[in-house]
The prediction has a mean pLDDT of 76. A computed fold for a 423-nucleotide RNA from an Acidobacteriaceae bacterium, annotated as Bacterial RNase P class A. It was read from a public genome assembly, where an Rfam model found it. Of the family's consensus pairs, 92% are formed in the model. Rfam family: Bacterial RNase P class A. By type it is a ribozyme. NCBI's taxonomy places the organism under Bacteria, Pseudomonadati, Acidobacteriota, Terriglobales, Acidobacteriaceae.
């Protein structure tokens, strides 16, 4: 320099016309006095992810004596924080690279991550393999017999055994490297590793560290049930709250109403009958017609007469309370943003100053030109430069935070690693 990665950060600018939402004050106008419309001004107006809605949590409403069971979720140790499954630190492990060792294996950087628990219990383990679990003899090697063959060393086979070294198969195959041992061979025996028991010592812990016994139990999967520890009630601003029309619809109430008779049908008390059943009273209801008495029409023409139809509560009118439509709140001053200082390895907190930074509701936050930036392309020009031409992402608030993921042209910074190039 160039390419691949980590972070962190920005994600066009500056102007001019022309709209949009929303606040602010002013004119002018209507007006049931709450307000509306209407015109010029004047301030604010998307994001790093506003996204996916996946995980925490303010708010609000709804539910709840306790305790257990199911049921999800989390799952190294420590801190941070409102809280988390999320950060920060550290520890163990797996990858990847240096260094070292005869090797195994140790150290040092960097990096991943649902990283308790497989000596409660069940259940699974394709394929390939000889064998996949209280395990395995295909090949191979090795001793013995035998048969066959070569003068002869041998070799070839057959059976019966020993071997887990070496070889194949697999994701896994009964601990690793060396060295000794063997007939081969083997923790058969040493040595270091590695593992199990034991106490020390360091460290808040996770865990490390050396030492001493023991030659050494034991496949794997728990993002399979499952067992153990903690942790959880449920819907979401379409939450919720107030104010409230017109129609329909529910409740009370108003307006012209009382008597008596004569029949129905039911309740209750009685009386009488052996019972059915008949009979009296009183009370509701309901038809019939009637008397006055009001309302209202009609006739006569008038301080009345005659006559018709009503006297019921559907319509009418008051009025109460629910629910729609609409309006208001919720709603943006906040776990807030920005500088600085202190604590602290960080995550983070604490003090101090300055700041107001969208709140719409079918949903503003846009559009066009003009210049500058910037990429890739054509052309002029020895060159600097100049002129054209195409381009410049994702994506977009709908209570509001904190986080995770995912999606981004293009740029600045700062590491890491490889390559070339120069000194």
């Nucleotide at each position: 320099c160039a390419g691949c990665u980590g972070g962190a950060c920005c994600g066009g600018a500056c102007g001019g016309c022309c709209g949009c939402u929303u606040u602010c004050a002013g004119c002018g106008u209507c007006u049931u006095c709450g307000g509306g419309c209407g015109c010029g001004g004047g301030g604010a107006g998307a994001g790093g992810a506003a996204a996916g809605u996946c995980c925490g949590a303010a708010c609000u409403c709804c539910g709840c004596a306790g305790a257990g069971c199911a049921g999800u979720g989390u799952g190294c140790c420590g801190g941070a924080u409102a809280a988390c499954g999320u950060c920060c630190g550290g520890g163990a492990g797996g990858g990847c690279g240096g260094g070292u060792u005869c090797a195994a294996g140790c150290c040092c950087g960097u990096u991943c991550g649902a990283c308790g628990g497989a000596a409660a219990g069940u259940g699974c383990c394709a394929c390939a393999g000889a064998g996949a679990a209280c395990a395995u003899a295909c090949c191979g090697c090795c001793c013995g017999c035998g048969u066959c063959u070569u003068c002869a060393g041998g070799g070839a086979u057959g059976c019966a055994g020993g071997u887990a070294a070496g070889g194949g198969u697999g994701a896994a195959a009964a601990g690793g490297u060396g060295c000794g041992g063997u007939a081969a061979g083997a923790g058969c025996g040493c040595a270091c590793c590695g593992c199990c028991g034991c106490g020390g010592c360091a460290g808040u812990a996770a865990u490390g560290c050396a030492g001493c016994g023991g030659g050494c139990a034991g496949g794997g999967c728990a993002a399979a049930c499952c067992a153990c520890a903690c942790a959880c009630g449920g819907a979401g601003c379409a939450a919720g709250a107030c104010c409230a029309a017109a129609u329909a619809g529910g409740g009370a109430g108003g307006a012209a109403g009382u008597c008596g008779g004569c029949g129905g049908c039911u309740u209750g008390a009685u009386u009488u009958u052996c019972a059915c059943g008949a009979g009296u009273c009183a009370g509701g209801u309901u038809g019939c017609g009637g008397a006055c008495a009001c309302g209202u029409g009609c006739c006569g023409g008038c301080u009345c007469g005659g006559u018709g139809c009503g006297u019921c509560a559907a319509a009418c009118c008051u009025u109460c309370g629910g629910g729609u439509a609409g309006g208001u709140c919720g709603c943006u001053a906040g776990a807030g943003c920005c500088g600085c200082g202190c604590a602290g390895c960080a995550a983070u907190g604490c003090g101090c100053g300055g700041c107001c930074c969208a709140g719409a509701g079918g949903a503003a936050u846009g559009g066009c030109c003009g210049u500058c930036c910037u990429g890739c392309u054509g052309g002029a020009g020895c060159a600097a430069u100049c002129c054209g031409g195409c381009g410049g992402a994702c994506a977009g608030a709908a209570u509001u935070c904190g986080g995770c993921u995912u999606a981004c042209a293009g740029g600045u910074c700062c590491g890491g690693c490889u390559g070339c190039c120069a000194u």